[in-house]
């Protein structure tokens, strides 16, 4: 120098005007709204977005219902081992597999010799599998060739007849080495072996079982055994291990009105007449007493109105609402996650919802000029991706631009 | 805050659940034929990031996981 891998951090810096918002102080004061709780109104001083405040995917705190150990069954998640953690599905070490030449990355990676199911097309045959082509003819069968031998005829070297090594072919057999098809063909690779071949027999490797060594463990090592039996799919249903009551701050607690409705109590009562009123006479209805019933007769009330109290809720306030599994700096433990011990800061708390504008100089990047250079002069821009809403812990995504370490490999020099 | 559900061709929509030939209807397009033309039958064909990205499978529109945009529905 190039090309890569990884791990942390920053998301302008200072200042100066001019608004927002919240806390505190002046402030045991005064003004406005409002029934009222309670808010609003000055001035000084100080605090005021993020690494994701996001998406709402996982845990938890916190709150309240429901149960009464929250258990079974179901559903639903999780899934190598150990650690960390209030908990995770997250994090940290390590084991195994897969990639890369390497740093280094990636795996939802329990359980296929519980059971059920799929394994399309292609292929001879797809799971306790088959035989299309090929290989082979020990073993059986059949039909040709046929060296040669035997026995018969006679024409004496022919013909007939029987047996027949050997070899063709075809049927059956045998086989699964080789071709073919597929993601996959029922161990892989060499040698012997055989008619050909086959774990058929050896050797190595794989795979299984046991046993010993390391190691908490997952797992590696090794040594014996077995002759291969047990193909893929569980992000197909299962199975097996652990986890899970539901609801979510619009949760929930308080104080709460007008109005309408409920509930006590207590007053006045229906129609007609009289009275200035309290109230009287007469009449209606309803209930009771009284009769074996009904009439008579006697008591009590009369659709409602008005007052006072009481509870529930609604608007609407006001709590929850930020001191916290907090930050930071140091020391110890521990590979690390991440714990523990001191000190030390107080650092958003809004509720249709504030965190904003303009301006200087610095500075970062890009464009252009100048100049051998260091530099310098101009212009653009200050930008991405985003805007808390109960609170935390992580995970996902999205991001202009930079900065600081660590480590790989290739070339080149020395 | 809490839940459902959608995404496929130019517009509607199948196919997914239980993964397997070259993803399919309909309208629409495009070119023949009948017609003097139109329009309408009838033949032929053409057109596909199955939202994106990534896993698991021999194999993914189908199944898992993350993201994106869009509907609806409760407090």
């Nucleotide at each position: 120098u190039c090309a890569g891998c990884u791990g942390g951090c920053c998301g302008g810096a200072c200042g100066g005007c001019c608004g927002c918002u919240c806390c505190g102080g002046c402030a045991g004061g005064g003004a406005c709204c409002g029934a009222a709780a309670g808010g609003u109104c000055g001035c000084c001083g100080g605090g005021g977005a993020g690494g994701a405040a996001a998406g709402u995917c996982c845990g938890g705190g916190c709150u309240c219902c429901u149960c009464g150990g929250a258990c079974a069954u179901g559903c639903g998640g999780u899934g190598c081992c150990g650690g960390a953690u209030a908990a995770c599905g997250u994090c940290c070490g390590g084991c195994g597999g897969g990639g890369g030449c390497g740093a280094c990355c990636c795996c939802a990676g329990g359980g296929a010799a519980a059971g059920u199911g799929c394994c399309a097309c292609a292929g001879a045959g797809a799971a306790c599998a088959g035989a299309c082509c090929g290989c082979g003819g020990a073993g059986u069968u059949c039909g040709g060739c046929g060296a040669g031998g035997c026995g018969a005829g006679c024409c004496u070297g022919c013909u007939c007849g029987c047996c027949g090594a050997g070899g063709c072919g075809a049927a059956c057999c045998g086989u699964a080495a080789g071709g073919g098809u597929g993601a996959a063909a029922c161990g892989g690779u060499g040698c012997g072996g055989u008619a050909a071949g086959a774990g058929c027999g050896c050797a190595c490797c794989g795979c299984g079982c046991g046993g010993c060594c390391g190691g908490c463990a997952a797992c590696g090592g090794u040594c014996g055994c077995g002759g291969c039996a047990c193909g893929g799919c569980a992000a197909a249903c299962c199975c097996c291990a652990c986890c899970g009551g539901g609801a979510g701050c619009a949760a929930a607690a308080c104080c709460g009105a007008a109005u309408a409705g409920g509930g006590a109590c207590g007053g006045c009562g229906c129609g007609g007449g009289g009275g200035c009123g309290a109230c009287c006479c007469c009449g209606g209805g309803a209930c009771c007493c009284u009769u074996u019933g009904u009439c008579c007769g006697g008591g009590u009330c009369u659709u409602g109105c008005c007052g006072u109290c009481c509870g529930g809720g609604u608007a609407g306030g006001u709590u929850g609402c930020c001191a916290g599994a907090g930050g930071c700096g140091c020391c110890g433990g521990g590979c690390a996650a991440c714990c523990g011990g001191c000190g030390u800061c107080c650092c958003a708390g809004a509720g249709g919802a504030a965190u904003g504008g303009c301006c200087g100089u610095c500075g970062c990047g890009c464009g252009g000029g100048a100049g051998c250079a260091g530099u310098c002069c101009c212009g653009c821009c200050c930008u991405a991706c985003a805007g808390a809403a109960c609170c935390c812990g992580g995970c996902u995504u999205a991001c202009a631009g930079g900065c600081c370490g660590g480590c790989u490999g290739a070339u080149g020099c020395c | 805050c809490g839940g459902a559900g959608c995404g496929u061709a130019g517009c509607g929509c199948a196919g997914c659940c239980c993964g397997g030939u070259u993803a399919g209807c309909g309208c629409a397009c495009c070119a023949g034929u009948c017609u003097g033309g139109g329009g309408g039958a009838c033949u032929g064909g053409g057109g596909g990031u199955c939202c994106c990205g990534a896993g698991u499978u021999c194999a993914a529109a189908u199944c898992u996981c993350g993201g994106c945009g869009c509907u609806c529905c409760g407090a």